[in-house]
Parts: sequence; C1' cells; structure tokens
RNA sequence: GGUCCUGUAGCUCAACGGCAGAGCAGUUCCCUCUUAAGGAAAAGGUUGAAGGUUCGAAUCCUUCCAGGAUCA
Repeated sequence: GGUCCUGUAGCUCAACGGCAGAGCAGUUCCCUCUUAAGGAAAAGGUUGAAGGUUCGAAUCCUUCCAGGAUCA
C1' cells in the first nucleotide's frame, strides 16, 4: 500500500428500514444479627464522526476515524 471484518449502556453482546434491549456491574429498597446468596424497583445510550437515500436509518450508500485479520 491492496482486500476484508468490527465499532451500540461501565463490561460482554442483541436488535426485518418502524418505541434502542438483555446479561453482568453500579444505585435504592426488602430479607438477614452481619456479610454473602436471594427478591423488587429505578437509573444508565449524540448506536465511532460527517454527509446522502428514505415518510422513517443502529440497519442501506459514500468519505473519514479507531481497532483487528489477511496479501504483498
């Protein structure tokens, strides 16, 4: 340098073009002599960035950015 893959909550990952979710972690409460375990609730997101297509984009297209694989 060429080709391809990945980027979504603190972490690991989902999500036919139609309300962005789960598990773990963290917070509050219940339970318990206390801790752990268990139960309940709430919270937590510029979906890497900028444009385009569309009534509507995490999803499709383009260009960048970061990481990785492979070829030379």
A computed fold for a 72-nucleotide RNA from a bacterium, annotated as transfer RNA. The coordinates come from a structure-prediction model, not an experiment, and the mean pLDDT is 80.